[in-house]
RNA sequence: AUUUGAAAAAGGCAAACUAUUCGAAAGGAUAGGACGCAAAGUUAUGGGUCUAAUGUACAACUCGUACAAUGAUUGCCAGACUACCAAA
Numbered sequence: 001a002u003u004u005g006a007a008a009a010a011g012g013c014a015a016a017c018u019a020u021u022c023g024a025a026a027g028g029a030u031a032g033g034a035c036g037c038a039a040a041g042u043u044a045u046g047g048g049u050c051u052a053a054u055g056u057a058c059a060a061c062u063c064g065u066a067c068a069a070u071g072a073u074u075g076c077c078a079g080a081c082u083a084c085c086a087a088a
Stems, first nucleotide, its partner, number of pairs: 002088004012037002017032006035075001041081003045078003048073003054068005
């Protein structure tokens, strides 16, 4: 340096849920809490999925239906970058 792995050792992160808060929503943040994770570290680069403020079309007396991210999801999959320990 590369590959493989989490058996050991040192550790790390934190699902659901709850409280507060931001957001139109999806969802995010903080605190508590642990379902799990060998990259559950970083990055929206590609795909998938979620939402539809806004726009267009339709419908009309209710604020409805359809399509579309510029929004979101890295704990959906992959790519890129970085990385502890052990073995080969």